Transfer RNA from a Candidatus Saccharimonadota bacterium, 74 nucleotides, folded computationally. Taxonomically the source falls in Candidatus Saccharimonadota (Bacteria, Bacteria candidate phyla). Its Rfam family is "tRNA". Its mean pLDDT, the model's own confidence on a scale to 100, is 80.

[in-house]
RNA sequence: GGACCCUUAGCUCAGUUGGCUAGAGCGCGUCAUUGACGUUGACGAGGUCGGAGGUUCGAGUCCUCCAGGGUCCA
Numbered sequence: 001g002g003a004c005c006c007u008u009a010g011c012u013c014a015g016u017u018g019g020c021u022a023g024a025g026c027g028c029g030u031c032a033u034u035g036a037c038g039u040u041g042a043c044g045a046g047g048u049c050g051g052a053g054g055u056u057c058g059a060g061u062c063c064u065c066c067a068g069g070g071u072c073c074a
Base pairs, nucleotide, nucleotide: 001073002072003071004070005069006068007067010026011025012024013023019057028044029043030042031041032040050066051065052064053063054062
């Protein structure tokens, strides 16, 4: 220098063909349970979907550029 893949909650990830409220598990907080801790149960907080543009009535999803990470080739 070239090709491809990944980036969504604190962590690990889902979201497959654009469609109306962005989710799960773990973790965290509160309450119940316990002598206490743990377990279990209920409820809750937490995200401008890596950044910037574009297409569209509508973008996590499509296109372009940039950034970070990874694999391969030279």